Context: one part of a larger RNA
Molecule: small-subunit ribosomal RNA, 5' domain
Organism: uncultured bacterium
Order: sequence, then structure tokens, then C1' cells
RNA sequence: GGAUGAACGCUGGCGGCGUGCUUAACACAUGCAAGUCGAACGAUGAAGCUGGAGCUUGCUCCGGCGGAUUAGUGGCGAACGGGUGAGUAACACGUGAGCAAUCUGCCCUUGACUCUGGGAUAACUGCGGGAAACUGUAGCUAAUACCGGAUACGACGCCUUGGGGCAUCCCACGGGCGUGGAAAGAAUUUCGGUCAAGGAUGAGCUCGCGGCCUAUCAGCUUGUUGGUGAGGUAAUGGCUCACCAAGGCAGCGACGGGUAGCUGGUCUGAGAGGAUGAUCAGCCACACUGGGACUGAGACACGGCCCAGACUCCUACGGGAGGCAGCAGUGGGGAAUCUUGCGCAAUGGGCGAAAGCCUGACGCAGCAACGCCGCGUGCGGGAAGAAGGCCUUCGGGCUGUAAACCGCUUUCAGCAGGGACGAAACUGACGGUACCUGUAGAAGAAGGAGCGGCCAACUAUGUGCCAGCAGCCGCGGUGACACAUAGGCUCCAAGCGUUGUCC
Repeated sequence: GGAUGAACGCUGGCGGCGUGCUUAACACAUGCAAGUCGAACGAUGAAGCUGGAGCUUGCUCCGGCGGAUUAGUGGCGAACGGGUGAGUAACACGUGAGCAAUCUGCCCUUGACUCUGGGAUAACUGCGGGAAACUGUAGCUAAUACCGGAUACGACGCCUUGGGGCAUCCCACGGGCGUGGAAAGAAUUUCGGUCAAGGAUGAGCUCGCGGCCUAUCAGCUUGUUGGUGAGGUAAUGGCUCACCAAGGCAGCGACGGGUAGCUGGUCUGAGAGGAUGAUCAGCCACACUGGGACUGAGACACGGCCCAGACUCCUACGGGAGGCAGCAGUGGGGAAUCUUGCGCAAUGGGCGAAAGCCUGACGCAGCAACGCCGCGUGCGGGAAGAAGGCCUUCGGGCUGUAAACCGCUUUCAGCAGGGACGAAACUGACGGUACCUGUAGAAGAAGGAGCGGCCAACUAUGUGCCAGCAGCCGCGGUGACACAUAGGCUCCAAGCGUUGUCC
């Protein structure tokens, strides 16, 4: 000098765009953050229309059409999106390969099929238990819920033929044996279901190389290293197990300890390099702490389940409920970090045939000079130069064209009128915002630090090694350009200084 997610002191006019718990992965009141589908199903059946009866002629009852509404069964989603950085020195990440060792819901392409039966169960009703959370038992019922049977070239396992390769093997065709699926809804188009092949997307696994400190850590290891067989997995593999062998790693740093999410990037620097990993983007890990599996195409699952623990709350003491590292917000910690806002209008996501519903993702608004950028606080004239202040050699000098005064302008802010784009159509939170026009008046808008040298900028008074200053050198003990105050000057400017950190 540059930089900063900054903080502190003094000061503070406006706008645009960004950014905003770096500390306690501390504890959390309250509200919201994941639902949707009645065109899967049985129920429930509101408005409205209509037929009949009673009759106090505008009410009641019964029936039909109609379908709003939704607790339940079922489907899809809830594994995305959002947060955090605790752990992790690891194939976690980056990069480049491999899978002849793999899976992939929804989506796309192609081919084939969608036949025939059955038994339940929630809702509901009855009877209970419990303070509650919730729950028992008996009975009834439906489905795109569940379970049989038939069919199936192709699929899977074994045998066989041909071709190929990179050791296991791969591809194609034919034959034999065994196994195996389907569901309807609406009905105008159409949306579905099952099997197989391919694609796309996503995921899993393996390997080469790369990126911290420490030797005041020198030896480490028994599922350890390898083999055979088996189990398990979508899949290879000591992943697990039985048996066998005695191996494997390490001075090119094993093992241990400390620290740390990694990267694209960011800051600095001419570069090499050094430091760093906020915001944005990719990957990983975590969700009160530890462990576990279930469901599912996908989780070992933030707003799912079970167990244990700590903590908090309710309780009729028998037992229950909870998890903000989602968005706001509270307490606490701290030098320090925001609103318990508006809207689904846009973009995107989930469900749905659609209308649509949900969406603290997101779009906006609010707060904060926290940062960057832009603008303003007026412009021109105006005295050999008012007053005041300060200095003085008492002559004068500086403040200083500065002010007053004269003329002009109106950016921004104010007031008034008009008024968007963002949406092709219905649809605009932002927002009567941006922007445009008009109007009044210089009117509402300047401070901070420094002035001994480094380092641009000097005098006076006070103080008297005191009070104090200070980044370093150093100032102050009676004429201090270094302390304090005043005048003047210098530098920057809605900021200016100080402190912390990095280059």
C1' cells in the first nucleotide's frame, strides 16, 4: 500500500447493488416451513332442483335427482428443496481412468400382454379400559389394498452351437428342463397396469496422481496379510464366518499426537509464491447424544420408527410428550451480526386428467454507512479587503471572495398530477414503486484525523519529568512547532480515525 462477513470512537443527506452469529453443533416460548389426489375405494352426504303428505299459506315430514365437504383405506411425494461444519487426514475432496463386478421410481423409444378366481381389513356400529397419550374386543363392507390359478417368444438358473475378447468372461441364435406378472378408472380424445430390451438421468464400487503440522511419536498390525469354501450385498471384496498358510505396512515417515470439512474460487503479489475456503456453485458429513433396523427405486432417513442416555414439559403418580445446525423470534455467550413482515404475481418443486392446492425454496419489502459504486450539501459576481477571532516587530499580517450584498439554477430530498416493464391469456406481493411532468425556495444536508522526523501541514497561551503524548526514534524538569486549549494549515470526505487478521 492492498484486503476484510469485521468491531470500537466521533460524525452522518440520498440512491443502486450486495452482505449481515466468524463466539455456545448452547438451551429454546410461539407461529409457520410437505403435502396432494373423490377421474383408485367404501362411506359421509351440504347448497340447489323436484314429487307427495300434513296444514297455524310458509313452515314441518317423507321420497328422488344432485353432488359441495372431508376422517379412513389406497397411490405418489415426503431420500428433493432448506440449514450447519460438529466429526473426518479419509478414495472425504480434486482430477483422470475402470466396472467382463453393479442398481436406477418418475421420463423417452421399441415389442408383447392386460384372462380367471378368492379371502380379509380400516372407516362404521355395539360394548368397554384410561386423567391423558391412546387403546381392547365383537360384528359389517370396498378397492388401482392383499392372495391364488392359466398364459408368456423374449427374462433368470443348468446343459449345448457359432463368433469375439481383457484371466475370470462377453455377444448372438436354436433346443431341453425348472421358476415367474398384470388392475382398472373415465369414457370423446385419453390417462393407466404388467413383462422384456434399449436410452437418459441419478447412484454405488475400484484404482493412478495431488493437497496440513509434528521424530521431544520408530516401530505398527491377529480379521491382521493372503488362499480355499460358504454366507451376505444391486455388486467386487476379510464385508462376515470356518479352515489353511505367516504374512502385510514402515526413514519415499508406517503407527501415534495435534489441527482441519474438500474444491471451483477469494485476497495479495510483476510473477513465482504466500494466506484463505463468508456470501455464490459442486461434492461430503451431520440433524439433542449414542446405537439399530423398517418402509421404499432410492434413507439407516433434520420437521419417520425402536432402544438407551442427558435435559425440558404434562400427570389423577399408573403413565405420557418433545428435539429451530428450516424461516422469523427468545434467553445465554460475545467486541459483534437483522423483521415473530408481504406474496405464491414470476422462477422452480410435490400431487392432480384438469381446475387447483401446498411451497419461510423463491420473489420482494423491513433493519444496519457493514462493503462497493454514484450523487448532493449550490453556481457566477462581489473590497487592496467589513465586523469578530488569532498573531504582531503595533507598522501590520492571517482567516479572506470567505461573509454580507447582487444575479442565477433546482440535482437529491419535499409537495402535487400521471404512471409502467416484469405476463401470450385470467393472474402483480413488490407498488401508486421505478420513471415522467409540474411546483416552492439556496432553500433540508459536513465531518474526522493530523501538523518534531519518518510524513503533506506552525504559531500563541497554559502546564512545568506534573498532567499527559507515543507506531518507532522519542517529547515534558519555566521561552514545549511533540502535553492541553485556541487560531491557522494539511489530508481524506458521508465518512474519518483506531484495533484485530492476511499478503